[in-house]
RNA sequence: GCCCUGGUGGCUUAGCCUGGUAUAGCACUUCCUUGGUAAGGAAGAGAUCGGGAGUCCAAAUCUCCCCCAGGGCU
Numbered sequence: 001g002c003c004c005u006g007g008u009g010g011c012u013u014a015g016c017c018u019g020g021u022a023u024a025g026c027a028c029u030u031c032c033u034u035g036g037u038a039a040g041g042a043a044g045a046g047a048u049c050g051g052g053a054g055u056c057c058a059a060a061u062c063u064c065c066c067c068c069a070g071g072g073c074u
Stems, first nucleotide, its partner, number of pairs: 001073007010026003020057001028044005050066005
């Protein structure tokens, strides 16, 4: 230098090909249950999707550039 994979709530992760309210688990908050805890149940908050630009009525998703992590080639 070139190629490939990945970056999405605190953590892990789905969704991307095929554009249209961003998914689930754990954790967190409140409540119920209990003599109390754990377990269980109900409700809730939390990510504008690595950064920027473009295309589009509309972008996590398509295009371009850049950053970070891992791997490969030379």
Transfer RNA from a Candidatus Woesearchaeota archaeon, 74 nucleotides, folded computationally. The prediction has a mean pLDDT of 83. It matches the Rfam family "tRNA". Rfam's curators write: Transfer RNA (tRNA) molecules are approximately 80 nucleotides in length. It is annotated as a transfer RNA.